[in-house]
RNA sequence: ACACGAUAAAGGCAAACCUACUGUGAAGUAGGGACGCAAAGCCGUGAGUCUUUCCUGUCACUAAGCAGAUUGCUACCGCAAACUCUUAGCUUUGAAAGAUAGUCAGGUUGCCGAA
Numbered sequence: 001a002c003a004c005g006a007u008a009a010a011g012g013c014a015a016a017c018c019u020a021c022u023g024u025g026a027a028g029u030a031g032g033g034a035c036g037c038a039a040a041g042c043c044g045u046g047a048g049u050c051u052u053u054c055c056u057g058u059c060a061c062u063a064a065g066c067a068g069a070u071u072g073c074u075a076c077c078g079c080a081a082a083c084u085c086u087u088a089g090c091u092u093u094g095a096a097a098g099a100u101a102g103u104c105a106g107g108u109u110g111c112c113g114a115a
Base pairs, nucleotide, nucleotide: 004113005112012037013036017032018031019030020029021028022027035102041108042107043106045105046104047103048100049099050098051097052096053095054094057091061089062088063087064086065085067084068083070081071080072079073078
């Protein structure tokens, strides 16, 4: 120096949750708080996961309708039921943009020095 990581020493970071703010959202920032972390320092390079928008598929479900048309009741075009159609939601695939570094890999810098 590199590799490596101790019941070592000095320290460091801060999960969930709470509060405030920002964002359509995933999430982020600050304070509190510690589940944990030898890079839980930094970097969106490759993937994974998540969010939004658009396209597309599904025709199963939900809601709506001055729509179509059938059945039953009633008695004068009212009520109820089911089907079709349209729209929206839900949902599948893909694309774009974003988030995630405490998802993994990769790049880069770094404290200490036992085996």